This is a predicted structure of a 98-nucleotide RNA (Glycine riboswitch aptamer) from uncultured Methylibium sp. The RNAcentral record of the sequence draws on MGnify. The coordinates come from a structure-prediction model, not an experiment, and the mean pLDDT is 80. It matches the Rfam family "Glycine riboswitch aptamer". Rfam links the family to the GO term glycine biosynthetic process. Of the family's consensus pairs, 89% are formed in the model.
[in-house]
């Protein structure tokens, strides 16, 4: 990477339009509520660099804690942009095989 299998969560929400003889479904728009496991954003320690400088010293040099700044940096954490909230589809991740 490919194939197969498993795979959670959250309104079958309301209104309008389309369509129809009418209704349901589908699709589209708007509104509210909610979910986190497509994707995406954010963050730790550590590491690197810089500033400052307690202290060490043969008081020259050199070393240099703490603190601060910048960079880098993870997730199943977090945000909820995107996506999703009956079934289907999708689905992080896992298993088996190649």
């Nucleotide at each position: 990477u490919c194939a197969c299998u498993g795979g959670a969560g959250a309104g079958u929400g309301g209104c309008c339009g389309u369509g129809u003889g009418g209704u349901u479904g589908g699709c589209g728009g708007c509104c509210c509520a909610c979910c986190g496991a497509a994707g995406g954003g954010g963050c730790a320690a550590g590491c690197g660099g810089g500033u400052c400088g307690a202290g060490g010293u043969c008081c020259a040099g050199c070393c240099g804690a703490c603190a601060c700044c910048c960079g880098u940096c993870a997730a199943u954490c977090u945000c909820u942009c995107a996506g999703g909230u009956a079934c289907c589809c999708g689905g992080a991740c896992a298993g088996c095989g190649a």